[in-house]
RNA sequence: UAGACGAAAGGGCAAAAUCAUUGAAAAAUGAUGACGCAAAACUAUAGGAGCUAAGGGAAUGGAAACUAUGCUAGCCAGUUGCCGAU
Numbered sequence: 001u002a003g004a005c006g007a008a009a010g011g012g013c014a015a016a017a018u019c020a021u022u023g024a025a026a027a028a029u030g031a032u033g034a035c036g037c038a039a040a041a042c043u044a045u046a047g048g049a050g051c052u053a054a055g056g057g058a059a060u061g062g063a064a065a066c067u068a069u070g071c072u073a074g075c076c077a078g079u080u081g082c083c084g085a086u
Base pairs, nucleotide, nucleotide: 004086005084006083012037013036017032018031019030020029021028022027035074041079042078043077047076048075049072050071051070055067056066
């Protein structure tokens, strides 16, 4: 120095829930709060998977169903990174 690994140290992030706001919704942001996380850092037309269906197309007596350009990275994944017992 690099890789594996994840003890210690320094720390970091922040689930659910509640309140407020935004949004058609999924969900997001902020505050409180910690379930947990060695990547719970970044990436959403690089890939897979999932959620929603305003709008759209079709159909119709009506509804359901279909569809992402919307959303989820704390689903898998890609990229990058702190420390150093071993």